[in-house]
A computed fold for a 352-nucleotide part of an RNA from a Pseudomonadota bacterium, annotated as large-subunit ribosomal RNA, domain IV.
Context: one part of a larger RNA
RNA sequence: CUCGGGUGAAGGAACUAGGCAAAAUAGUACCGUAACUUCGGGAAAAGGUACGCCGGCGGGGGUGAGAUGAAUACUCAUGGAGCCUCUGCCGGUCGCAGAUAAGAGGCGGCUGGGACUGUUUAACAAAAACACAGCACUCUGCAAACACGAAAGUGGAAGUAGAGGGUGUGACACCUGCCCGGUGCCGGAAGGUUAAUUGAAGACGUCAGCGCAAGCGAAGCGUUGGAUCGAAGCCCCGGUAAACGGCGGCCGUAACUAUAACGGUCCUAAGGUAGCGAAAUUCCUUGGCGGGUAAGUUCCGCCCCGCACGAAUGGAGUAACGAUUCUGAGCACUGUCUCAACGCGAGACUCG
Numbered sequence: 001c002u003c004g005g006g007u008g009a010a011g012g013a014a015c016u017a018g019g020c021a022a023a024a025u026a027g028u029a030c031c032g033u034a035a036c037u038u039c040g041g042g043a044a045a046a047g048g049u050a051c052g053c054c055g056g057c058g059g060g061g062g063u064g065a066g067a068u069g070a071a072u073a074c075u076c077a078u079g080g081a082g083c084c085u086c087u088g089c090c091g092g093u094c095g096c097a098g099a100u101a102a103g104a105g106g107c108g109g110c111u112g113g114g115a116c117u118g119u120u121u122a123a124c125a126a127a128a129a130c131a132c133a134g135c136a137c138u139c140u141g142c143a144a145a146c147a148c149g150a151a152a153g154u155g156g157a158a159g160u161a162g163a164g165g166g167u168g169u170g171a172c173a174c175c176u177g178c179c180c181g182g183u184g185c186c187g188g189a190a191g192g193u194u195a196a197u198u199g200a201a202g203a204c205g206u207c208a209g210c211g212c213a214a215g216c217g218a219a220g221c222g223u224u225g226g227a228u229c230g231a232a233g234c235c236c237c238g239g240u241a242a243a244c245g246g247c248g249g250c251c252g253u254a255a256c257u258a259u260a261a262c263g264g265u266c267c268u269a270a271g272g273u274a275g276c277g278a279a280a281u282u283c284c285u286u287g288g289c290g291g292g293u294a295a296g297u298u299c300c301g302c303c304c305c306g307c308a309c310g311a312a313u314g315g316a317g318u319a320a321c322g323a324u325u326c327u328g329a330g331c332a333c334u335g336u337c338u339c340a341a342c343g344c345g346a347g348a349c350u351c352g
Stems, first nucleotide, its partner, number of pairs: 001347004006342002010338002014336001019333001027051005036041001038171001052093012067078004094098001106331002112324001114321001118130002134169007146155003172317001174315002177247003182244002184240005191235003202224005209216002248266005275309001276306001287303005
């Protein structure tokens, strides 16, 4: 010096990204216990007191002997010793210390996010992620929808819409605004368009025939041609946002100023309602004000010019919960530190 474990003067987080690590707390009984709350909780809240051994006195519970009485084939009653156990009071006594060792919550305050118990990246992430009960939409009438499977078949289900599948949201209380123009889905069927199918006219080839020739050319056969018929779909017409999604700009205006309840105008399918807001969202930004500190880019409370919150891609609250996050900071406590020291054990090192 390294590792493990130990002690400590004065101070007590000054350490550090951060109290990381360590220290401290710790049992039982009794007393006592705040905000808040879903009245269950919070709560072991917090904070206190007692605790060994010896002697004495009492109370409760269990068991129930000898004895006594009655009966006289083994019983019943009275009674309460002894033993076991719980508990109260009084006195004495020892030690620095009596929950004497080991084992055994540190506590409190304010916020964010998630209701909760659960689940997860086997071996760097346990969380605010997943799940969840609850809520909503949607599909499915049973040979169900849906899923696996060339199929047979099976699951769904030996179930039957108070059931089953899918999707979203995520306890609870208060709520969930406007837009159907686009996309999707549902409904509609007049018109337009449209597949296979059908195969019209026309054109062409061929050749009986006609013609002196040039050429014309029926039927048939063939090559084309694509009229006509024609469903769903699409176009079209409606509905639907807890379907995918979306939710404006400019200018002016009040008797100080400032601001704009108000007006004008353009655009839009409609222009963001309630609530919240420098936020897990705020660029400018260490925004401004207040609190806490001697001093605070963090923290808490307000403000609102929201670069770029916002209502089941849920909004805003919320008791309880947690190896949650973050954060600051408080009490207690300490070698984290001021600032290093000592001693113990194992290495390292020397010799063998």
Rfam family: Bacterial large subunit ribosomal RNA.